RNA sequence: GAAGCCCGCCAGACCGCCGCUGGUGCAAGUGCCGAAAGGCCGCACUGGAGGAACGUCCGGACUGCACAGGGCAGCGUAGCAGGCAACACCUGUCCACCGCGAGGUGAGGAUCAGAGCAACAGAGACGAGUCGCCUCGGGGCCGCAAGGUUCCGGGGCGGGUGAAACGGGCAAUCUCUACGCGCAGCAAUACCAAGUAGGCCAGCGUCGACCUGUGUCCCGGGGAGCUGGCGGGUAGGUAGCACCGAGCCGGUGGGGCGACCCCCGGCCCAGAGGAAUGGCGGUCACGCCGCGCUCCGGCAACGGGGCGCGGCGCACAGAAUCCGGCGUACCGGCGGACUUCACAC
Numbered sequence: 001g002a003a004g005c006c007c008g009c010c011a012g013a014c015c016g017c018c019g020c021u022g023g024u025g026c027a028a029g030u031g032c033c034g035a036a037a038g039g040c041c042g043c044a045c046u047g048g049a050g051g052a053a054c055g056u057c058c059g060g061a062c063u064g065c066a067c068a069g070g071g072c073a074g075c076g077u078a079g080c081a082g083g084c085a086a087c088a089c090c091u092g093u094c095c096a097c098c099g100c101g102a103g104g105u106g107a108g109g110a111u112c113a114g115a116g117c118a119a120c121a122g123a124g125a126c127g128a129g130u131c132g133c134c135u136c137g138g139g140g141c142c143g144c145a146a147g148g149u150u151c152c153g154g155g156g157c158g159g160g161u162g163a164a165a166c167g168g169g170c171a172a173u174c175u176c177u178a179c180g181c182g183c184a185g186c187a188a189u190a191c192c193a194a195g196u197a198g199g200c201c202a203g204c205g206u207c208g209a210c211c212u213g214u215g216u217c218c219c220g221g222g223g224a225g226c227u228g229g230c231g232g233g234u235a236g237g238u239a240g241c242a243c244c245g246a247g248c249c250g251g252u253g254g255g256g257c258g259a260c261c262c263c264c265g266g267c268c269c270a271g272a273g274g275a276a277u278g279g280c281g282g283u284c285a286c287g288c289c290g291c292g293c294u295c296c297g298g299c300a301a302c303g304g305g306g307c308g309c310g311g312c313g314c315a316c317a318g319a320a321u322c323c324g325g326c327g328u329a330c331c332g333g334c335g336g337a338c339u340u341c342a343c344a345c
Base pairs, nucleotide, nucleotide: 001341002340003339004338006336007335008334009333010332012284013283014282015281016280017279018278020048021047022046023045024044025043026042029041031040032039033038050316054327055326057325058324059323060322061321062185063184064183065182074181075180076179077178078177079093080092081091082090083089094108095106096105097104098103109176110175114174115173116170117169132157133156134155135154136153137152138151139150140149141148142147189239190238191237192236195234199230200229201228202227203226204225210222211221212220213219247267248266249265250264251263253262254261255260286313287312288311289310290309291308292307293306294305295304296303297302
């Protein structure tokens, strides 16, 4: 220097103006919406997407229901050892395979319990035995005979096919063994709570309650329900839910090969509910393209570089109860360890 392999990091920066949304503090009108529950409105300060917020595949937290204990069924996992709240994740290591190598990949228990399966080729593919050739014995047929042909039985030889031919393979087919697993999921769940309909209780009511004829009395008409209370559920609202936590950051701290654990110091770090995290302008940075000027190598074609101007672009993707993983997507950029090859010392 070229090609590669593994790990880590970034995901444009700054300024101005205008907005959206959470929190805290102050300030409230006897304010607004609503039957209520509850919500909204001002000012200041301050927080406001990701490495994958994604897919919702796996494991948990949390919540409700179920639940003595054991077995069966069902689902899942699988070398060995360790880590972790847990896992199908991670680490180390053995083995197998791939790579010259750095490294990568692995559903890697059992085929002396049982069943099932194997394309094409081949006589025959998991039941067994025999397609061909040679030879021996016996029978039938043809032939005067030598002999030929066919059937049955015994013995010997194996060409050829194929991944595999009584010796194996596949457990990512069922199965067996060991271990794990109750079922649902935040639209979980808890609380507050209209209207309508229905339920229960009490009182009054055909001896006329109640409704109606403009308010009242009489009178007329209709008339079997009317009134109050309780409780369940729905719309709606609040909590769950933004968190002192399996939390985040830092450490020339300690233990361990490592995953990881312990110690010390610091920090509080998005939270809506049709769903905020944005828009415009400017400067700079980065990438690509075009034009102009210019430098280097070269006879040239051409190759490489610098400066200026203009244009375009800046990926994948958007939190929705939370956390740990896995998988998938991604314009590009930066740093580190290592490998192979070439050259120089």
Molecule: Bacterial RNase P class A
Organism: Ramlibacter tataouinensis TTB310